Model confidence (mean pLDDT): 84 of 100. Large-subunit ribosomal RNA, domain II from a bacterium, 679 nucleotides, folded computationally.
Context: one part of a larger RNA
RNA sequence: GCCAGCGAGUUAGUCGUGUGUGGCGAGGUUAAGUAACCGGAGCCGAAGCGAAAGCGAGUCCGAAUAGGGCGAUUUAGUCGCACGCGCUAGACCCGAAACUAAGCGAUCUAUCCAUGGGCAGGUUGAAGCGGGGGUAAGACCUCGUGGAGGACCGAACCCACGUCGGUUGAAAACGGCGGGGAUGACCUGUGGAUCGGAGUGAAAGGCUAAUCAAGCUUAGAGAUAUCUGGUUCUCCCCGAAAUAUAUUUAGGUAUAGCCUCGGUUGUUCAGCUUUGGUUGUAGAGCACUGUUUGGUCUAGGGGCCCUACCAGGUUACCGAAAUCAGACAAACUCCGAAGGCCAUUGCUCCAGAAACCGGGAGUCAGACAGUGGGGGAUAAGCUUCAUUGUCGAAAGGGAAACAGCCCAGACCACCAGCUAAGGUCCCUAAAUCAUGUCUAAGUGGGAAACGAUGUGCGGAUGCGUUAACAACCAGGAGGUUGGCUUAGAAGCAGCCACCCUUGAAAGAGUGCGUAAUAGCUCACUGGUCAAGUGUUCGUGCGCGGAUGAUGUAACGGGGCUCAAGACAUGUACCGAAGCUGUGGAUAGCGACUAUGUCGUUAUGGUAGGGGAGCGUUCCUAGGACGAAGAAGCGGCAGCGGAAGCUAGCCGUGGAGACCUAGGAAGUGAGAAUGCUGGC
Numbered sequence: 001g002c003c004a005g006c007g008a009g010u011u012a013g014u015c016g017u018g019u020g021u022g023g024c025g026a027g028g029u030u031a032a033g034u035a036a037c038c039g040g041a042g043c044c045g046a047a048g049c050g051a052a053a054g055c056g057a058g059u060c061c062g063a064a065u066a067g068g069g070c071g072a073u074u075u076a077g078u079c080g081c082a083c084g085c086g087c088u089a090g091a092c093c094c095g096a097a098a099c100u101a102a103g104c105g106a107u108c109u110a111u112c113c114a115u116g117g118g119c120a121g122g123u124u125g126a127a128g129c130g131g132g133g134g135u136a137a138g139a140c141c142u143c144g145u146g147g148a149g150g151a152c153c154g155a156a157c158c159c160a161c162g163u164c165g166g167u168u169g170a171a172a173a174c175g176g177c178g179g180g181g182a183u184g185a186c187c188u189g190u191g192g193a194u195c196g197g198a199g200u201g202a203a204a205g206g207c208u209a210a211u212c213a214a215g216c217u218u219a220g221a222g223a224u225a226u227c228u229g230g231u232u233c234u235c236c237c238c239g240a241a242a243u244a245u246a247u248u249u250a251g252g253u254a255u256a257g258c259c260u261c262g263g264u265u266g267u268u269c270a271g272c273u274u275u276g277g278u279u280g281u282a283g284a285g286c287a288c289u290g291u292u293u294g295g296u297c298u299a300g301g302g303g304c305c306c307u308a309c310c311a312g313g314u315u316a317c318c319g320a321a322a323u324c325a326g327a328c329a330a331a332c333u334c335c336g337a338a339g340g341c342c343a344u345u346g347c348u349c350c351a352g353a354a355a356c357c358g359g360g361a362g363u364c365a366g367a368c369a370g371u372g373g374g375g376g377a378u379a380a381g382c383u384u385c386a387u388u389g390u391c392g393a394a395a396g397g398g399a400a401a402c403a404g405c406c407c408a409g410a411c412c413a414c415c416a417g418c419u420a421a422g423g424u425c426c427c428u429a430a431a432u433c434a435u436g437u438c439u440a441a442g443u444g445g446g447a448a449a450c451g452a453u454g455u456g457c458g459g460a461u462g463c464g465u466u467a468a469c470a471a472c473c474a475g476g477a478g479g480u481u482g483g484c485u486u487a488g489a490a491g492c493a494g495c496c497a498c499c500c501u502u503g504a505a506a507g508a509g510u511g512c513g514u515a516a517u518a519g520c521u522c523a524c525u526g527g528u529c530a531a532g533u534g535u536u537c538g539u540g541c542g543c544g545g546a547u548g549a550u551g552u553a554a555c556g557g558g559g560c561u562c563a564a565g566a567c568a569u570g571u572a573c574c575g576a577a578g579c580u581g582u583g584g585a586u587a588g589c590g591a592c593u594a595u596g597u598c599g600u601u602a603u604g605g606u607a608g609g610g611g612a613g614c615g616u617u618c619c620u621a622g623g624a625c626g627a628a629g630a631a632g633c634g635g636c637a638g639c640g641g642a643a644g645c646u647a648g649c650c651g652u653g654g655a656g657a658c659c660u661a662g663g664a665a666g667u668g669a670g671a672a673u674g675c676u677g678g679c
Base pairs, nucleotide, nucleotide: 001679002678003677004676005675006674011089012088013087015086016085017084018083019082020081021080022079023078024077027044028043029042033038048055049054058070059069060068061067092230093229095227099220100219101218102217103216104215110194111193112192113191114190115189116188117187118186119184121153122152123151124149128145129144130143131142132141133140157181158180159179161178162177163176164175165174196212198208199207200206233613234612235611236610237609238608243256244255245254246253247252257363258362259360260359261358262357263356264355265354267351268353270348271347272346275343276342277341278340279339283335284333285332289329290328291327293325294324295323296322300318301317302315303314304313305312366391367390368389369388370387371386372385373384374383375382396407397406398405411584412583413582414581416580417579418578422574423573424572425558426557427556431571433570434569435568436567437566438565444560450544451543454541455540456539457538458537459536460535461534462533463532471528472527473526474525475524477501478500479499482496483495484494507522511520512519585603586602587601588600589599590598591597592596614668616665617664618663619662620661621660622659623658625656632652633651634650635649636648637646638645639644
């Protein structure tokens, strides 16, 4: 891992409550006991009110015949059975980490005690002592002797620092190569001592039998688990929630909301519509509250002048208030929609509409999208409200793929038809469809500020056959090198001024240039030529801006250019589980010739509620079967809407088993890192 078997809402209480059903009924019912008849003790109900005494269709509070509270007047209970739910019990099953008690452990290991054992070989050479030297005597020096040391090197022995291997190992801690200690606080045999909040510890929370921040075994014990996992046959009907409030509450729970089932009412619901009311948002506004720019005017203040004081004059200073013009606001409003909400009129609608009473729930982590807001950065697949939708619990078609987007809600069958969104060159079902335009960028098929003689359309305006724009030919002069400045400044470093003359025209000069001149050029003018040429605004489609990591890779691909791109109009077709057609199933409602026929409507679904069935084991009653072969097992065939079944057949097997009506449950397996066994 697979297969087989086992494996989870049970049982009890004369507890509560509800539904169904049955008995009796103003009553119902027994318990122990008994052969039975009985037994009426007791319990519930038929009367309540009050804390109570108590009173009683009333009673309590009260002084009250007041008022008010709870009652009566409006009468159904009770005892069984079955089922739903609750309570108390282990209470659907498995699962702790732990707590407590009584015991068992120091053959491992920690420390200690007693008694034994072990340490190849080599090296160093302390004290002391002796000889010699030395001294007044010493100290001291030197040569020997001697054999100290948690001394040195290094096997056994003990340890475990590095690295490599091993890591389903050879091994639940090892192996290889190196390493440390190796006469000591050394190592070790045997026997003994100390233990569970206790021991022992050169102290690491270490060790106390592969177990230690409290050992192991058994018991309390099925501890408890607001937590995780699991919870076994089928079909049919309906079908949620992820919110509010509260919570030592936030992943739990209670009540309400939303779902379901039963009962009652019988359109009360909803949509649209008529009429009326309500509101202070969007917008707008500045009348209030605040904010705010500029002007005018001006109280007051500052500066300067004047001044003994009082005053006075003045000011490109500041400036309240007032006023004119222009703005801003979630916590401003003189105003003010659309819409919402409430009532009302009429119409439509019988829909799994509405309301109320009662039984049973689940839900309290929501997600995204559109719209209106707050937070954030007018960030987030962000967060938090409101409102609508979808997903959740929804399959199908489209969006290449894609819970939350678009279309559309799957009862079943069909090798029939029509459509939606979206599409119609090929992949790929359907237009290489029609008409008229645009785009040249593969734009389409990713992006901004900004930039640009891209190109289409529309408007305004200048110049133009008295000849424009562009091009070419020619002129572009004189006073004058204007004045100043400067080394120089001659149109052209800079400052000031910017006149006059001749002329068709020509600036005291547009740019380049020179040290300064020079030189080139422009403005401006004439000629040649001959019909448009400039500027500007709006708008359609394009261009640049444009850079990323494996490989084109920013149309799904191929590929596409009067498109297979974009805009506009039109026709046809394709396209879904939508709609239609044909047949069938189930349910509700209606009708009828009424127990089955017609019509009509409905039948996606998680949590969850409700309904109807299949199968297993055993029991009771009745029936039918079996050695001419029961059950079981293997194969085939058939039937049913499913669980399933056998009017049948073949084989195996060898003695029991089935059907019908009831009853009772150890009643259905794929999941629980499930348990046991097999492979």